This is a predicted complex of two RNAs, RNase P RNA and transfer RNA, with 454 nucleotides together. The prediction has a mean pLDDT of 77. It holds a member of the Rfam family "Bacterial RNase P class A". The family's RNA type in Rfam is ribozyme.
RNA sequence: CCAGAGGCUUGGGCGGCCGCGUCCCCGCAAGGGGUCGAGGAAAGUCCGGGCUCCAAGGAUUGACGGUGGCGGGUAACGCCCGCCGGGGGUGACCCCAGGGACAGUGCCACAGAAAGCAGACCGCCUUCCGGCCUUUCGGGGUGGAGGCAAGGUCGAAAGGGUGCGGCAAGAGCGCACCGCGCGGCUGGCAACAGGCGCGGCACGGCAAACCCCACCGGGAGCAAGACCGAAUAGGCGCGCGGCGCUCUGCUUCGGCAGGGCAGGCCUGAUCCGGCUGACGCGUGCGGGUUGGUUGCUGGAGAUGCGUGGCGACACGCAUCCGAGAUGAAUGGUCGCCACCCGAAAGGGAACAGAACCCGGCUUACAGAGCCUCUGGCACG
RNA sequence: UGCCCUGUCGUCUAAUGGUAAGACCACGGACUCUGACUCCGUUAAUUGUGGUUCGAAUCCACACGGGGCAUCCA
Numbered sequence: 001c002c003a004g005a006g007g008c009u010u011g012g013g014c015g016g017c018c019g020c021g022u023c024c025c026c027g028c029a030a031g032g033g034g035u036c037g038a039g040g041a042a043a044g045u046c047c048g049g050g051c052u053c054c055a056a057g058g059a060u061u062g063a064c065g066g067u068g069g070c071g072g073g074u075a076a077c078g079c080c081c082g083c084c085g086g087g088g089g090u091g092a093c094c095c096c097a098g099g100g101a102c103a104g105u106g107c108c109a110c111a112g113a114a115a116g117c118a119g120a121c122c123g124c125c126u127u128c129c130g131g132c133c134u135u136u137c138g139g140g141g142u143g144g145a146g147g148c149a150a151g152g153u154c155g156a157a158a159g160g161g162u163g164c165g166g167c168a169a170g171a172g173c174g175c176a177c178c179g180c181g182c183g184g185c186u187g188g189c190a191a192c193a194g195g196c197g198c199g200g201c202a203c204g205g206c207a208a209a210c211c212c213c214a215c216c217g218g219g220a221g222c223a224a225g226a227c228c229g230a231a232u233a234g235g236c237g238c239g240c241g242g243c244g245c246u247c248u249g250c251u252u253c254g255g256c257a258g259g260g261c262a263g264g265c266c267u268g269a270u271c272c273g274g275c276u277g278a279c280g281c282g283u284g285c286g287g288g289u290u291g292g293u294u295g296c297u298g299g300a301g302a303u304g305c306g307u308g309g310c311g312a313c314a315c316g317c318a319u320c321c322g323a324g325a326u327g328a329a330u331g332g333u334c335g336c337c338a339c340c341c342g343a344a345a346g347g348g349a350a351c352a353g354a355a356c357c358c359g360g361c362u363u364a365c366a367g368a369g370c371c372u373c374u375g376g377c378a379c380g
Numbered sequence: 381u382g383c384c385c386u387g388u389c390g391u392c393u394a395a396u397g398g399u400a401a402g403a404c405c406a407c408g409g410a411c412u413c414u415g416a417c418u419c420c421g422u423u424a425a426u427u428g429u430g431g432u433u434c435g436a437a438u439c440c441a442c443a444c445g446g447g448g449c450a451u452c453c454a
Stems, first nucleotide, its partner, number of pairs: 001376010012337007020037002023034004039351001043362002046360005051221004057272005064217005069083005084098001085096004099212002104210002106206003121152002123148003128144003132140002160178006179201001180199004185194003225294004235285007244261007263276004287453002301320008339348003381450007390404004398434001406422005427443005
C1' cells in the first nucleotide's frame, strides 16, 4: 500500500430571535422569570420479567404450548459468556433448532434391476453340461445350468473406504490402516478427548413428521386496575345452575336470628385449605357520557473509581436526577464553523419519533471516527 | 396503545412435503351478414428473505402488507 476479519463510539457544534409541553417561583390578574424536554433503535411485538386484576393460597397430575451439547451469568429468558463436537476459510475468524432413529407408528415422489424382511438390467467368470470352429492339443465363439457384486447405469440416498493378498471371476473371503459398534482404563465438574482390548460390519435418512425422554410455563393485560363527578329508564329479553336437611332460641304462628351439614365456587381433574350457603353467573337488546384524579415514573437507574473473575457479570465507595404528555409538547428561522456535491451561485445531510416500566432478540440506518487482528506485495 | 386473524393468476376458490388445478375476466381465432351464445387456444399467481429436507405453496424463523376487536357508567 492492497484485500479482508472482529469489536466499539457518534448520529453535527456554538450563539441570537420566535414558538410548544411538564414542574417550581413571583403576581389579584394579565403576565414575567427559572428548570428539564426522544432513540440507538423510542420500531416489529418475537421472547423474558416487574406491576395490576381474575377473592388469597399449597401439593400432585392430565391436556396444551415451549425449550433442547456441557458448565456458568442473570430477577428471568429461546438472551449473554466460556468450553466441547461438527462444517467452512490459506488465515484472522465465521456458521450450527447441536437430545433420542435397536420404544413404537409413518414417509422416502420420478427414475432405476433393486428404496428398506434389499436387488441383478448391462456386465464379469467358464470350475459344470451340450454342441460348433481351429487344431500349434494351448485355445476361440455359442447355448444351458450356475457363480459374482469389482466396474457401468438410475438416484438425494444402493448394506463401510483405501491398499495388498486371494480367487475361475469376485467378495471383510483374509490382512494392515482409517471409519463403525461394544467393553473397560486414564484425564476432565461435565459435554467430551486419548490409549487399550474385542467384534469383520450386523445397525440408511427424515423427529423445523407423529412420538419418546428431560426441563420450564395459571390466564389476561395500563383501553390492566382504583377513585370522584355528570347523565340515563339502575329498563327488558334469552340461557345455565340453585332455592335442600337439621339443631337451638324468639314468635304476633306468617316467619326471624344464630350454628352445623348437603350442595355450589376457587381447578381441566383430585386432595388440603378457604369462601358461600340463597340467589348467583353468562350473554344480548336498549339507554347515558365522550369529563377529571390516580396508576406515572427514583429505577434489576446513570456516571466515575477500585476489587474479584479468562469472560458474561458480581461486589464496594463517591457523585448525580436525565421526558411524563393525554385529539397527545420536544419545533421553526438567522449567523459563523465543520462534512459531502459543485468552478461558482447554490444544493444536500440517514433510519426514524416516547405513551406503565425494565432485560434481550430481530429489523431499518446518509455519513464520520477509533481499537485489535489476519493474508499478500514492496522497502529497511 | 394493546391483543388477534390473514396473505396462491386481475377476481373467487383448489392442491398427503413430489409437474401449482379449476371457474369468471382479458386477449386471439372459429362459427355468423353482424353481435350474443357456443367451441378452441393464449397470457397470468404461491408477499419477501433465510433455514430444515433429496425435494417447500405446504414445516420453522424473521421481515413486509392487509383486515378485525378492545374506552367509561349502568